[in-house]
A computed fold for a 76-nucleotide RNA from Chitinophaga sp. CF118, annotated as transfer RNA. Rfam family: tRNA. About the family: Transfer RNA (tRNA) molecules are approximately 80 nucleotides in length. Its mean pLDDT, the model's own confidence on a scale to 100, is 80.
RNA sequence: UGGCCUGUAGCUCAAUGGUGAGAGCAUCUGCCUUAUACGCAGCAGGUUACUGGUUCGAAUCCAGUCAGGCCAACCA
Numbered sequence: 001u002g003g004c005c006u007g008u009a010g011c012u013c014a015a016u017g018g019u020g021a022g023a024g025c026a027u028c029u030g031c032c033u034u035a036u037a038c039g040c041a042g043c044a045g046g047u048u049a050c051u052g053g054u055u056c057g058a059a060u061c062c063a064g065u066c067a068g069g070c071c072a073a074c075c076a
Stems, first nucleotide, its partner, number of pairs: 001072007010025004018056001028042004049065005
């Protein structure tokens, strides 16, 4: 310098362009227990990386930017 892949809750991941953005674990609260753990129940938690575009409608498609990873090239 170029190419490819990825970016969604604290973590790991879903969601066919079509009403509501979800699951497991974790956190928190309650129950249980002498107590803790396990277990059970419940709550909360989101700028779907950012900006713009296409569309009646975008997490999803397109462009750019940013961040991370991989590969190649150049220099040494």
Taxonomically the source falls in Chitinophaga (Bacteria, Bacteroidota, Chitinophagia, Chitinophagales).
The sequence was found in a public genome assembly.